[in-house]
RNA sequence: UACGCAAAAGGCAAACCGUCGGCGACGGCGGGACGCAAAGUCACCGGUCUGGAUGAUCCAGAUAGCGGGACCGCCGGAA
Repeated sequence: UACGCAAAAGGCAAACCGUCGGCGACGGCGGGACGCAAAGUCACCGGUCUGGAUGAUCCAGAUAGCGGGACCGCCGGAA
């Protein structure tokens, strides 16, 4: 540098439930584990979703566990 077959130390946590915030998509915290080798961080590009206005479409948001991209990072050996 590339890789994640095997191993070990550990990490995160979907649905659902409780509670709080938000008009909403959804988010925080606690419980809980479907999964994850970046399921760490960032809305830059595309997608999807929400609220509002519309003639085109635009404005304001959500999603990083939809894909791409950028940045950072643990462990390891079939190289």
Model confidence (mean pLDDT): 89 of 100. This is a predicted structure of a 79-nucleotide RNA (c-di-GMP-I-GGC riboswitch aptamer) from a Rhodospirillaceae bacterium. The source organism's lineage runs through Bacteria, Pseudomonadota, Alphaproteobacteria, Rhodospirillales and Rhodospirillaceae.